[in-house]
């Protein structure tokens, strides 16, 4: 100096004036506060409302998959293990089972899974038969790979290392790893293909849900099912039905249910609505994610929608990037002009 990796910060001002919202009052030209690092996407996971699911059994959908940990939880996160990639710092991983079963593998090629002879090698040398699967070719993938002997000519056929399956020891909390001995061991690959194994899981969602206040017709009509007892009647019970993944049984709720057509009135205000699994700083402790503790602090809550406008400064520029709260929170993924930092690789070069 170049050219990468990987962790981050900013994205204006604890300035002024004026305006608009909220809140509180000591009352007035009054105090405070006032859209983000992704508020985006609606993936994921929860709180939070509201829903008979109590209690058993059988199915059906669906998610998650290597180990350990961390969290309210979670497909997030940390740290590791295998496996693929890169010179390397690093990256990616949807990482149980192919021998429980089914399926696929296009074309090309002799043959694509209880799969083989196209050219070609031996013997023979006319032909015809026979042996081979080693070189060749087709293809993502062709009956482990390298060498060496050995054979007609080859072939784990036979040895050496590799690899691979068993079994034993040592490490390690565990995935796994090494190291021995051992067997010639070979009948691919896909399961992000249907599936099988383990594990987990009700539904719907602030337009949830509650309150008040006015207003109409306590309106009509089809269709199933049931209409048990006691009562003068009012009513009380039974019974069919209904009840949040289906069906059975029990339980509890409702007291006529349920399913559809006309056809009428209400769209109004308040609540939910911001003090949180909530921020900051500091020590402890852990590789880390994270936990504990101890001190401070309160940071929009609108409802046709407030959050704006000049001006001046500044490290160059500036709301001239991506953008815009609406129930709240932890994530994950996509989007970002400018400007800034730390740590590691690689190469060049010069002391």
């Nucleotide at each position: 100096c170049u050219a990468g990796a990987u962790a981050g910060c900013u994205g204006g001002a604890c300035g002024g004036u004026a305006g608009c919202u909220a809140c509180a009052u000591u009352a007035a030209u009054u105090g405070u506060a006032g859209a983000g690092g992704a508020a985006a996407g609606u993936c994921c996971g929860g709180g939070c409302u509201c829903u008979a699911u109590u209690a058993g059994g059988a199915c059906g959908a669906g998610a998650u998959g290597c180990c350990a940990g961390u969290u309210a939880a979670c497909a997030g996160c940390u740290g590791g293990c295998g496996a693929g990639g890169g010179u390397g710092a690093c990256c990616u991983u949807a990482g149980g089972g192919a021998u429980a079963g089914u399926g696929c593998c296009a074309c090309a090629g002799a043959a694509a899974a209880c799969a083989a002879a196209c050219c070609g090698c031996c013997u023979a040398a006319u032909c015809a038969a026979g042996g081979c699967a080693a070189g060749g070719g087709u293809g993502a993938a062709a009956a482990g790979g390298u060498g060496u002997g050995g054979u007609a000519a080859g072939a784990g056929c036979a040895c050496a290392c590799c690899g691979g399956g068993u079994u034993u020891u040592u490490g390690g909390u565990a995935a796994c790893a090494a190291a021995a001995a051992u067997c010639g061991c070979a009948c691919g690959g896909c399961a992000a293909a249907c599936c099988c194994c383990a594990u987990c899981u009700g539904g719907a969602g602030c337009a949830a849900g509650g309150c008040u206040a006015a207003a109409u017709a306590g309106a009509g009509g089809u269709a199933a099912c049931a209409u048990u007892g006691c009562g003068a009647a009012a009513g009380c019970u039974a019974a069919a039905a209904a009840u949040a993944g289906u069906c059975c049984u029990u339980u509890a709720u409702u007291a006529g249910u349920u399913a559809c057509c006309u056809g009428g009135g209400u769209u109004a205000g308040c609540c939910g609505c911001u003090a949180g699994a909530g921020c900051u700083u500091a020590a402890a402790u852990g590789c880390g994610a994270g936990u504990u503790u101890a001190a401070g602090c309160c940071a929009a809550g609108a409802u046709a929608a407030a959050u704006u406008a000049c001006c001046u400064c500044u490290u160059a520029a500036a709301u001239g990037a991506c953008a815009a709260a609406a129930c709240c929170c932890g994530g994950c993924u996509u989007a970002c002009a400018g400007g800034c930092u730390g740590u590691c690789u690689a190469g060049c070069a010069a002391c």